[in-house]
RNA sequence: GGAGGUUUAGCUCAGUUGGGAGAGCACCUGCCUUACAAGCAGGGGGUCGCAGGUUCAAGUCCUGCAAUCUCCACCA
Numbered sequence: 001g002g003a004g005g006u007u008u009a010g011c012u013c014a015g016u017u018g019g020g021a022g023a024g025c026a027c028c029u030g031c032c033u034u035a036c037a038a039g040c041a042g043g044g045g046g047u048c049g050c051a052g053g054u055u056c057a058a059g060u061c062c063u064g065c066a067a068u069c070u071c072c073a074c075c076a
Stems, first nucleotide, its partner, number of pairs: 001072007010025004019056001027043005049065005
């Protein structure tokens, strides 16, 4: 340099055909317990990597950029 994958909550990830942003774990509060853990109930937390475009409507489609991973090629 070329090709491809990934980027969504603190972490690991779903989101299938464009129309509700979600799960598990973690965190907070309460119950339970002498206490802790476990369990039960409730709650908070997101500009969906960044910037633009298409659309009535974008996590989802298109373009550019960035980070990261894999493969190929080149130089030394």
Source information
RNAcentral holds the sequence, with entries from ENA. The RNA shown here (transfer RNA) has 76 nucleotides and comes from Erysipelothrix sp. Its Rfam family is "tRNA". Rfam links the family to the GO term triplet codon-amino acid adaptor activity. Taxonomically the source falls in Erysipelothrix (Bacteria, Bacillota, Erysipelotrichia, Erysipelotrichales). The prediction has a mean pLDDT of 82.